[in-house]
RNA sequence: UAAGCAAGCCGUUCUAUCGCUGUCCAUCUACAAUGGAGAGAGGAAAGUCCGGGCAACACAGAGCAUCCUGCUUCCUAACGGGAAGGGACCAGCUAUCCUGAGUCAAACGAAGGAGCGGGUAACGGAAAGUGCCACAGAAAAUAAACUACCCUGUGAAAACGGGGCAAAGGUGAAAACGUGAGGUAAGAGCUCACGGUUCCCGAUGGCGACAUCGGGGGCGGUAAACCCCAGGAGUUGAAAGACCAAAUAGGCUAACGCACGUAGGGCUGCUCGUCCGAUGUUAGUGGGUAGGUCGUUAGAUCCCGGCAGCAAUGCCGGGACUGGAUAAAUGAUAGAAUCCCGAUUUUAUCGGGAACAGAACCCGGCUUACAGGCUUGCUUUUUUA
Repeated sequence: UAAGCAAGCCGUUCUAUCGCUGUCCAUCUACAAUGGAGAGAGGAAAGUCCGGGCAACACAGAGCAUCCUGCUUCCUAACGGGAAGGGACCAGCUAUCCUGAGUCAAACGAAGGAGCGGGUAACGGAAAGUGCCACAGAAAAUAAACUACCCUGUGAAAACGGGGCAAAGGUGAAAACGUGAGGUAAGAGCUCACGGUUCCCGAUGGCGACAUCGGGGGCGGUAAACCCCAGGAGUUGAAAGACCAAAUAGGCUAACGCACGUAGGGCUGCUCGUCCGAUGUUAGUGGGUAGGUCGUUAGAUCCCGGCAGCAAUGCCGGGACUGGAUAAAUGAUAGAAUCCCGAUUUUAUCGGGAACAGAACCCGGCUUACAGGCUUGCUUUUUUA
């Protein structure tokens, strides 16, 4: 200097004219109309994936089923969210580094390993049980013998038979923890040394997950397979719901029933339990109305400053009020500015472009979309010293 990746921020501005919606004020008996003042869609308003507020189910439960979460600590109203850590895995650098069995010794040197910054993830349990591991391969967990190896019988030889073996080779994602040595007929944790991983016990450190050291036991994978363990979840959802006005036929038919709370219904997917329940309940049919108000936006709200904390965030002080529509408003025109791209004769000029996208009860997250620009970090590259 250029490119890439990750995180965060901005994402058009001003003026004039006309227009739209709400609120307030004035005029008006009132409405309408007119005038004035102020305000008017996002970082995701999207998805409907989570968590809540709020409302209804009169009230209050228990069990089962179903569903959700799953390392630790902290933050939060809460969350499957966020912050900081821990362990696992991945690649890079330190690095022709450390350690080191083996060897009489040296050289050589197997398995193994530390630190730094970064990334990934659906991070409890495989020693309760069941299931699965395609194809390939002899064989995929009570495994197993294809090529080969060793011993042995028959045989001139080729070859055939019996026994042993899992070290070498092959297949595969994976072949039963790894490497080396000894031992053996050939081999094998058969024995030893050095390591890996997991569980238990003890000591030290840490709020904790865990880490280090020592000792002992074990050794396929898979639980976004069933399952087990721990914790949690009532249902529905603003078309939720509440109220007012008006109108009509609270009409007709059928079934059950007329009370030790029955018939039927609600809470609730089921059971128990509990509640409503008599000119009753359920089902069907028919008629009237479908107009208006509330819910509906002053909040777990926003901005500035200070303090505490690694941070998420919390506390204190000061200030602000910013849509409320209900078939659904916030736009159009003109000029200028800003940014980006291209062309041309550098200056300058001309042309083009400015993304994703519109609340409908509200709030906190997650996920997805986005022209262009800016900031920070990392990797690679170019040039100079």

The RNA shown here (Bacterial RNase P class A) has 385 nucleotides and comes from Flavihumibacter soli. Its mean pLDDT, the model's own confidence on a scale to 100, is 76. Lineage of the source: Bacteria > Bacteroidota > Chitinophagia > Chitinophagaceae > Flavihumibacter. Rfam family: Bacterial RNase P class A. It is annotated as a ribozyme. The sequence was found by an Rfam model in a public genome assembly. The model forms 98% of the base pairs in the Rfam consensus.